The prediction has a mean pLDDT of 76. This is a predicted structure of a 423-nucleotide RNA (Bacterial RNase P class A) from a Planctomycetota bacterium. Rfam family: Bacterial RNase P class A. The family's RNA type in Rfam is ribozyme. It was read from a public genome assembly, where an Rfam model found it. The model forms 97% of the base pairs in the Rfam consensus.
RNA sequence: GAAGUGAGCCAAGCGGUCGCGGCGGAUUGGCUGAGUCGCCCGGCAUGUCCGACGACUCGGCGGUUCGCCGAGGAAAGUCCGGGCUUCAAAGGACAGGGUGGUGGGUAACUCCCACCGGUCGCGAGACCAGGGACAGUGCCACAGAAAACAAACCGCCGCGCGGGUCACUCCGCGAGGUAAGGGUGAAACGGUGCGGUAAGAGCGCACCAGCAGGCCGGGUGACCGGUCUGGCUCGGCAAACCCCACCCGAAGCAAGGCCAAGCAGAGAGCAAGUCGAGUCGCGCGAACUCCGGUUCGUAACGCUCGACGCGGCACGGUUCGCGCCGGACGACUCUCGGGUCGGCUGCUUGAGGCGGCGAGCAAUCGCCGUCCCAGAGGAAUGACCGCUCACGACAGAACCCGGCUUACCGGCUCACUUCGGGG
Numbered sequence: 001g002a003a004g005u006g007a008g009c010c011a012a013g014c015g016g017u018c019g020c021g022g023c024g025g026a027u028u029g030g031c032u033g034a035g036u037c038g039c040c041c042g043g044c045a046u047g048u049c050c051g052a053c054g055a056c057u058c059g060g061c062g063g064u065u066c067g068c069c070g071a072g073g074a075a076a077g078u079c080c081g082g083g084c085u086u087c088a089a090a091g092g093a094c095a096g097g098g099u100g101g102u103g104g105g106u107a108a109c110u111c112c113c114a115c116c117g118g119u120c121g122c123g124a125g126a127c128c129a130g131g132g133a134c135a136g137u138g139c140c141a142c143a144g145a146a147a148a149c150a151a152a153c154c155g156c157c158g159c160g161c162g163g164g165u166c167a168c169u170c171c172g173c174g175a176g177g178u179a180a181g182g183g184u185g186a187a188a189c190g191g192u193g194c195g196g197u198a199a200g201a202g203c204g205c206a207c208c209a210g211c212a213g214g215c216c217g218g219g220u221g222a223c224c225g226g227u228c229u230g231g232c233u234c235g236g237c238a239a240a241c242c243c244c245a246c247c248c249g250a251a252g253c254a255a256g257g258c259c260a261a262g263c264a265g266a267g268a269g270c271a272a273g274u275c276g277a278g279u280c281g282c283g284c285g286a287a288c289u290c291c292g293g294u295u296c297g298u299a300a301c302g303c304u305c306g307a308c309g310c311g312g313c314a315c316g317g318u319u320c321g322c323g324c325c326g327g328a329c330g331a332c333u334c335u336c337g338g339g340u341c342g343g344c345u346g347c348u349u350g351a352g353g354c355g356g357c358g359a360g361c362a363a364u365c366g367c368c369g370u371c372c373c374a375g376a377g378g379a380a381u382g383a384c385c386g387c388u389c390a391c392g393a394c395a396g397a398a399c400c401c402g403g404c405u406u407a408c409c410g411g412c413u414c415a416c417u418u419c420g421g422g423g
Base pairs, nucleotide, nucleotide: 001419002418003417004416005415006414007413008412009411010410012388013387014386015385016384017383018382020070021069022068023067024066025065026064027063028062030061031060032059033058034057035056036055037054038053041051042050043049044047072394076405077404079403080402081401082400083399084252085251086250087249091320092319093318094317096248097247098246099245100244101115102114103113104112105111116130117128118127119126120125131243132242136241137240138237139236140235153182154181155178156177157176159174160173161172162171163170190208191207192206193205194204195203209233211230212229213228214227215226216225217224218223256345257344258343259342265336266335267334268333269332273308274307275306276305277304278303280302281301283298284297285296286295287294288293310326311325312324313323352371353370354369355368356367357366358365359364
């Protein structure tokens, strides 16, 4: 000097004149409400009454003015995870769904950090739905003999028969052996070499790779390294169904709460009672009586309570348990119909920002200090002028937050890698 890798920050700025939304202060007396006092004015039902007028005090709506704050790194996508609210008192199993190396972080996650293994890259680094193919099922087009325990197209080797030859070589047919050589393919039942064989083959051996296992060492662990033994060797795809391990209620701020206002309900379907207790009502009997009633007994009816049963409701589905409701004046289910489009709240102080110190490789956590930093409600940031230069891209909150993904003009800073040149 060039080319890269990883991380962080900015996102037009400054000034002037008008104009927006929120919060707070001051002022005004434009409109209006309440209270107290006065006035002795008016009214009448003659009263601590009503109305008017004056003063003071406290508000509401508005006016004027001052101060402070006011869109993003993605506010986007709605893909994950939560906070919060309701269902609702809310447990188990199955189905369904999600995740998938190890260890940490976090409120939590499929996210983040570190490490392990693998792929790519000279490298800094980047990427990975990263458990199981010996539980089972399924797929691997075309080509090829053959694509999972399959297979012989060309070839190689003996044997038999026939032709030919002096014989050998050669040619054809048949059965057998073979998978080392050739071909096809993304992939063909380990690789190289030697021996062996009729020809071959892990058939045997050496080395290597792989697989299974033992021992030793390192590591929290996933794993890594070394050594020994062995049958010699047992495709791929699970981001195919599936198996294994772990995890998971649903809906959502149009959730929900309060106030004001308003209406109108109708029809259909459908359940089962039984037992016990009480003496509350009523009835009957007895005793007493101050004739008003009191006490005791009984248990038909009503009532109340409890248990069992029946019918329902009830967590996204099924089922069990639990809880609640109901007995025809009916819980509940279904269908049709009416009212409420108003106001306030939820609504911005947070798993918050910034700074310092400490722990940790890091993600992050702890302590101390400091700051308040949008809350609209058909939806607030606009218009004009001047200057500067990086010439401004993608793009606007709607309950809030942690991520991921996508879009993007240009600038700045730090660390690291490779190449070239010089010292």